[in-house]
A computed fold for a 90-nucleotide RNA from a Pseudomonadota bacterium, annotated as Glycine riboswitch aptamer.
It matches the Rfam family "Glycine riboswitch aptamer". About the family: This family represents the bacterial glycine riboswitch.
Its mean pLDDT, the model's own confidence on a scale to 100, is 76.

RNA sequence: UUAGUCCCUGUGGGAGAGACCCCGGCGUGACCGGGGCGCCGAAGGCGCAACCGCCCGGAAUCGCUCAGGCCGAAGGACCGCGGGGAUGGU
Numbered sequence: 001u002u003a004g005u006c007c008c009u010g011u012g013g014g015a016g017a018g019a020c021c022c023c024g025g026c027g028u029g030a031c032c033g034g035g036g037c038g039c040c041g042a043a044g045g046c047g048c049a050a051c052c053g054c055c056c057g058g059a060a061u062c063g064c065u066c067a068g069g070c071c072g073a074a075g076g077a078c079c080g081c082g083g084g085g086a087u088g089g090u
Stems, first nucleotide, its partner, number of pairs: 001089001004087010018037001020036006038070003044066001045064003051058003
């Protein structure tokens, strides 16, 4: 001085699936509680898994759906930009 990689943070974008049915409450609702059926996957988690590396490990946007979610809000993998730190290049 700062390519790349990783972490933190601010900010912008960010999908999917019942405003379902029954009962109770009430301020009558798209709210609260309980039950039921149906679904989603991109927080997290798990996997005998694509793939990667070497002999046994790592592991996906794949699979599962425990958790979570299915008006909105919140959250949201991931991507862009800014700031900080670590490693590291020159």